[in-house]
RNA sequence: UCUCUGGAGAGCGCUUUUUUAGUGGGAGCCACCAAAGGGGAAAGCCUUUACAGGUAAACUUUCAGGUGAAAGGACAGAGA
Numbered sequence: 001u002c003u004c005u006g007g008a009g010a011g012c013g014c015u016u017u018u019u020u021a022g023u024g025g026g027a028g029c030c031a032c033c034a035a036a037g038g039g040g041a042a043a044g045c046c047u048u049u050a051c052a053g054g055u056a057a058a059c060u061u062u063c064a065g066g067u068g069a070a071a072g073g074a075c076a077g078a079g080a
C1' cells in the first nucleotide's frame, strides 16, 4: 500500500420552490456530532550560556465533512 471483517456519534429538522408512480433536486434558516482530511498548541522531552527554537494525539477547533438508509469512517483483527 492492497483485500476481507468489525466499526461510534448527532434533526428522514423547519420554510419555500421544483419534480414525481415512488423518489429526488434547488434556495434560505436554525440546532447538533465527531473517528476522513485540515488548523491549533506543550506540563513533559530535545536543543541553547541565555533568549529564542523544535516536538503529538483518540486533546482542542468545528474550516471541511457528517446528523433515515446507502456511501464514508479514525481505529482494530486476519491475509498478501
Stems, first nucleotide, its partner, number of pairs: 001080006011030001013029006031067003037063001038061003044055003